[in-house]
């Protein structure tokens, strides 16, 4: 030094190609069960790495940065 993939709630995860309402687990909070725990069951809280651009609209697409893995020299 080159070159390819990744970055989405606290954790972990789909969605990106084909731009519009952002998925589920899990954790957290409340509540219902129970003498109480656990288990279950219902409600609820939160997230698109940063910064420009195209668009009526970006997590998605373009360019740059920053983090982090791969692979060649």
């Nucleotide at each position: 030094g080159g070159g390819c993939c990744c970055g989405u709630g606290g954790g972990g995860u789909a969605g990106c190609u084909u731009g519009g309402c952002a998925u589920c687990c899990u954790u957290g909070u409340g509540g219902c069960u129970u003498c109480g725990g656990g288990a279950g069951c219902c409600a609820u809280u939160g997230a698109c790495c940063c910064g420009a651009g195209u668009u009526c609209a970006a997590a998605u697409c373009u360019c740059g940065g920053c983090g982090g893995g791969c692979c060649c020299a």
A computed fold for a 73-nucleotide RNA from a Thermoplasmata archaeon, annotated as transfer RNA. Rfam family: tRNA. Rfam links the family to the GO term triplet codon-amino acid adaptor activity. The family's RNA type in Rfam is transfer RNA. From the family's description: Transfer RNA (tRNA) molecules are approximately 80 nucleotides in length. The prediction has a mean pLDDT of 81.